[in-house]
RNA sequence: ACACGACAAAGGCAUACCCAUCGCGAGGUGGGGGCGCAAAGCUACGGGACUCCCAGCGAGUUCGCCGGGCCGCCGAA
Numbered sequence: 001a002c003a004c005g006a007c008a009a010a011g012g013c014a015u016a017c018c019c020a021u022c023g024c025g026a027g028g029u030g031g032g033g034g035c036g037c038a039a040a041g042c043u044a045c046g047g048g049a050c051u052c053c054c055a056g057c058g059a060g061u062u063c064g065c066c067g068g069g070c071c072g073c074c075g076a077a
Base pairs, nucleotide, nucleotide: 004075005074012037013036017032018031019030020029021028022027035064041070042069043068045067046066047065048062049061050060051059052058053056
């Protein structure tokens, strides 16, 4: 360095739900909350699911659905 992932250490993120707000909507943002997560960090690149409409080789949403790419804390076996 890479692989790997501990009854380790320091931390991190934040499901459902609630409040406010944006959006036609899926859903997003902020606050609360905490089910869980070794990438539950980023990316819409491929697939899946979802939404809208003018129903198309259309436009969107979802990375905490799966995979790929990029970056990354620690150091037991």
Notes
c-di-GMP-I riboswitch aptamer from a Thermoleophilia bacterium, 77 nucleotides, folded computationally. Its mean pLDDT, the model's own confidence on a scale to 100, is 89. It matches the Rfam family "c-di-GMP-I riboswitch aptamer". Gene Ontology term of the family: cyclic-di-GMP binding. Taxonomically the source falls in Thermoleophilia (Bacteria, Bacillati, Actinomycetota).